Description
Predicted 3D model of a 72-nucleotide RNA (transfer RNA) from Trichonephila inaurata madagascariensis. Its Rfam family is "tRNA". Gene Ontology term of the family: triplet codon-amino acid adaptor activity. It is annotated as a transfer RNA.

RNA sequence: GGGGGUAUAGCUCAGAGGUAGAGCGUUCGACUUACGAUCGAAAGGUCCCUGGUUCAAAUCCGGGUACCCCUG
Numbered sequence: 001g002g003g004g005g006u007a008u009a010g011c012u013c014a015g016a017g018g019u020a021g022a023g024c025g026u027u028c029g030a031c032u033u034a035c036g037a038u039c040g041a042a043a044g045g046u047c048c049c050u051g052g053u054u055c056a057a058a059u060c061c062g063g064g065u066a067c068c069c070c071u072g
Base pairs, nucleotide, nucleotide: 001071002070003069004068005067006066007065010024011023012022013021018055026042027041028040029039030038048064049063050062051061052060
């Protein structure tokens, strides 16, 4: 230099056009002498950035950034 992949909650990841979810973690409550475990509830995300297509974009298309893999 060429080709490919990944980027979504604090962490690990789903979601493949219709106003975003799980597990773990965090907070609160129940239980316990207390802690843990268990049960219930809550908070938490400009979906990497920027344009475009569309009635509607995390999702499709272009450009960019970061990281990973293959290759001359």